[in-house]
RNA sequence: GGGCCCGUAGCUCAGCGGUUAGAGCACCCCGCUCAUAACGGGAGGGUCGCAGGUUCGAUCCCUGCCGGGCCCA
Repeated sequence: GGGCCCGUAGCUCAGCGGUUAGAGCACCCCGCUCAUAACGGGAGGGUCGCAGGUUCGAUCCCUGCCGGGCCCA
């Protein structure tokens, strides 16, 4: 330098172009317990990597960057 894949909550990941962007774990609160753990319930937490484009409408499609991984040279 070239090709492919990935980037969504603190972490691991879901998410037919249309709804309010979700789950598990973690953190916080409550219950249970003599107490802790486990278990049950609840709340908070997101510029969907960045910038453009297409579209009535983009996390999703296209382009260019940025970052990570693998392969080729």
Annotation
Predicted 3D model of a 73-nucleotide RNA (transfer RNA) from an Acidimicrobiia bacterium. The organism belongs to Acidimicrobiia, within Bacteria. Rfam family: tRNA. Rfam classes the family as a transfer RNA.